About this RNA: The part of an RNA shown here (small-subunit ribosomal RNA, 5' domain) has 489 nucleotides and comes from an uncultured bacterium. Rfam family: Bacterial small subunit ribosomal RNA. Gene Ontology terms of the family: ribosome and structural constituent of ribosome. The RNAcentral record of the full RNA draws on ENA, Greengenes and SILVA.
Context: one part of a larger RNA
RNA sequence: GGACGAACGCUGGCGGCGUGCCUAACACAUGCAAGUCGAGCGAGGUGUAUACACCUAGCGGCGGACGGGUGAGUAACACGUGGGUGACCUGCCUCAAAGAGGGGAAUAGCCUCCCGAAAGGGAGAUUAAUACCGCAUGACAUAUGCCGACUAAUAAGGCAUAUCAAAGGAGAGAUCCGCUUUGAGAUGGGCCCGCGGCGCAUUAGCUAGUUGGAGAGGUAACGGCUCACCAAGGCGACGAUGCGUAGCCGACCUGAGAGGGUGAUCGGCCACAUUGGAACUGAGACACGGUCCAGACUCCUACGGGAGGCAGCAGUGGGGAAUAUUGCACAAUGGGGGAAACCCUGAUGCAGCAACGCCGCGUGAACGAUGAAGGCCUUCGGGUCGUAAAGUUCUUUGAUCGGGGACGAUAAUGACGGUACCCGAAAAACAAGCCACGGCUAACUACGUGCCAGCAGCCGCGGUAAUACGUAGGUGGCGAGCGUUGUCC
Numbered sequence: 001g002g003a004c005g006a007a008c009g010c011u012g013g014c015g016g017c018g019u020g021c022c023u024a025a026c027a028c029a030u031g032c033a034a035g036u037c038g039a040g041c042g043a044g045g046u047g048u049a050u051a052c053a054c055c056u057a058g059c060g061g062c063g064g065a066c067g068g069g070u071g072a073g074u075a076a077c078a079c080g081u082g083g084g085u086g087a088c089c090u091g092c093c094u095c096a097a098a099g100a101g102g103g104g105a106a107u108a109g110c111c112u113c114c115c116g117a118a119a120g121g122g123a124g125a126u127u128a129a130u131a132c133c134g135c136a137u138g139a140c141a142u143a144u145g146c147c148g149a150c151u152a153a154u155a156a157g158g159c160a161u162a163u164c165a166a167a168g169g170a171g172a173g174a175u176c177c178g179c180u181u182u183g184a185g186a187u188g189g190g191c192c193c194g195c196g197g198c199g200c201a202u203u204a205g206c207u208a209g210u211u212g213g214a215g216a217g218g219u220a221a222c223g224g225c226u227c228a229c230c231a232a233g234g235c236g237a238c239g240a241u242g243c244g245u246a247g248c249c250g251a252c253c254u255g256a257g258a259g260g261g262u263g264a265u266c267g268g269c270c271a272c273a274u275u276g277g278a279a280c281u282g283a284g285a286c287a288c289g290g291u292c293c294a295g296a297c298u299c300c301u302a303c304g305g306g307a308g309g310c311a312g313c314a315g316u317g318g319g320g321a322a323u324a325u326u327g328c329a330c331a332a333u334g335g336g337g338g339a340a341a342c343c344c345u346g347a348u349g350c351a352g353c354a355a356c357g358c359c360g361c362g363u364g365a366a367c368g369a370u371g372a373a374g375g376c377c378u379u380c381g382g383g384u385c386g387u388a389a390a391g392u393u394c395u396u397u398g399a400u401c402g403g404g405g406a407c408g409a410u411a412a413u414g415a416c417g418g419u420a421c422c423c424g425a426a427a428a429a430c431a432a433g434c435c436a437c438g439g440c441u442a443a444c445u446a447c448g449u450g451c452c453a454g455c456a457g458c459c460g461c462g463g464u465a466a467u468a469c470g471u472a473g474g475u476g477g478c479g480a481g482c483g484u485u486g487u488c489c
Base pairs, nucleotide, nucleotide: 001489002488003487004486006485007484008483009482010481013361014360015359016358017357018356019354020353021319026317027316028315030314031313032312035062036061037060040059041058043056044055045054046053047052048051069272070271071270079196080195081194082193083192084191085190088189089188093185094184095183096182097181098180099179101135103133104132111124112123113122114121115120141163142162143161144160145159146158147157168177169176170175198244199243200242205235206234207233210232211231212230213229215227216226217225247269248268249267250266251262252261253260254259274295275294276293277292278291297308298307299306300305325351327350328349329348333347334345335344336343337342364394365393366392367391374385375384376383377382398430400425401424402423403422404421408416433478434477435476436475437474438459439458440457444473445472446471447470448469454461455460
């Protein structure tokens, strides 16, 4: 000098665009943050009244694995980069091929009862489906056996045997939306490997599923992933192991660069969701607003038993030098559901608060000497503040008042917003401070004080003429900011 998610002191006019719990991954009152489909299904109800419209608890489907938050853990194939998968999966979407025949048994809801303070639970009767289960058909699917080109290699392909499907709904209809099996694609993932990026050797030895093996189990899949058996291996000064610290990257800051530092906002990946553990469902989770168990904590209780999880958005307490509104809207963009209308969406779009940052603008302009008054200094002559003020002429950005008034939205639909912007009106009117002035370092005098009070980044000032303390005048610097502190280069 530059930079900052900054804080503190003094000061503070406006706008645009950004940014805003870095500390206690501390605890949380309250509201909202994930629903939707009646064109899958029966049932109950409401309205108008005889056939419609609407509503919904339940069964069922899709979505709650996305989006949003946080960085605790993690030194690891977590991340980055480049590869491999002849060891894999992929709902919705696209393309293509083929198909959907015929049956059955339940169950929630509803109804009747019962238990319980509640949360909730039980019994009986009865009912539907795109819910569930057989049968049929069936391949280029799966399994087994055989043949077998390419290949480093377990493989493409062919043949045989066995096994496995389906659901309907809307419409007058055309048809559309679905359903089943298969192939291909797209997208998204899983796994493996090379290389790369912290500190300490005052951490030197570490390891028993440990290292490898033929086998079995398990997985979508390879694999000690798991297991029984066998062998005794495997890693390490090219730093194993241990301890400490830490999410990683694109990037950001600095620097001529090399390098050094950082990992806020935005984007990619990972991990976590009160702590620990576990699986279920599912195409996908071992699942933030799902389930179960255990722990701590909080709440309710009729003491028998129950309920909860803001590291979602606001907000509260606490901690702290320190960080915002319990706002508006789904109008736009995007997401979920739906055939659609539409519904939901604290994602998002906006608004509010904060000089927290960057950028822009203003606080007036021109003329004006008697160099006014006043302040300060003075060698008492004067000098200086100083064209500064007053005064004269002029302008109106911002703020104020009045009028008009968008783009963003394609025919309709605008939270923002009567906002931006445009026009008009009045008046210089409403808008300047902060730090420094001994040297480094631009800027000096007077008074007060008297090694006191104090200053100070370093050198150092102050003990009676202090340009270094305090005040005043003047001056210098920057300016809606200016200084200080902290951190990095």